[in-house]
């Protein structure tokens, strides 16, 4: 460098519930643990989600659906980057 134990010492915390912020996706705090060797950090790459928006199309009739753009979000999807420990390979 790479790899990842039924190792050691620690760490994080899905769903769900409560509070709160948000139009939403979702965020934050508390409870809670499904899991995680980067579940630390990065949303200037890919992907996914959102619609208080813009444009176009279709149905339809003031509403719905689809597409593009834009907006915001997700790092526990891929990716990038840094780091603790040290059995085996």
């Nucleotide at each position: 460098c790479a790899c990842g134990a039924c190792a050691a010492a620690g760490g994080c915390a899905a769903a769900c519930c409560c509070a709160u912020c948000g139009a939403a996706a979702g965020g934050u705090g508390g409870g809670g643990a499904c899991g995680c060797a980067a579940a630390g950090c990065c949303a200037a790459g890919g992907g996914c989600c959102u619609u208080c928006g813009a444009c176009g199309g279709c149905g339809a009739c003031u509403c719905g659906c689809c597409g593009u753009c834009a907006u915001g979000g997700c790092a526990g999807c891929c990716g990038g980057u840094u780091c603790c420990c040290g059995a085996a390979c």
Molecule: c-di-GMP-I-GGC riboswitch aptamer
Organism: Planctomycetota bacterium